Molecule: transfer RNA
Organism: Dyadobacter chenwenxiniae
RNA sequence: GCACCCAUAGUUCAAUGGAUAGAAUUUCGGUUUCCGGUACCGACGAUAUGAGUUCGAAUCUCGUUGGGUGCA
Numbered sequence: 001g002c003a004c005c006c007a008u009a010g011u012u013c014a015a016u017g018g019a020u021a022g023a024a025u026u027u028c029g030g031u032u033u034c035c036g037g038u039a040c041c042g043a044c045g046a047u048a049u050g051a052g053u054u055c056g057a058a059u060c061u062c063g064u065u066g067g068g069u070g071c072a
Base pairs, nucleotide, nucleotide: 001071002070003069004068005067006066007065010025011024012023013022018055027043028042029041030040031039048064049063050062051061052060
């Protein structure tokens, strides 16, 4: 330099172009307990970024950024 793949809660993963982007875990609060742990209930928290296509984009297209693999 060229080609390909990946990027979603703090972490690990879902989501056929269509409901308020969902679950586990972490954190916080509540119930329970003499206290703590466990258990149960609840809350907070995310689509890397800029455009385009579409009635509608996490999803499709292009660029940028970051990471990985291969070739030279």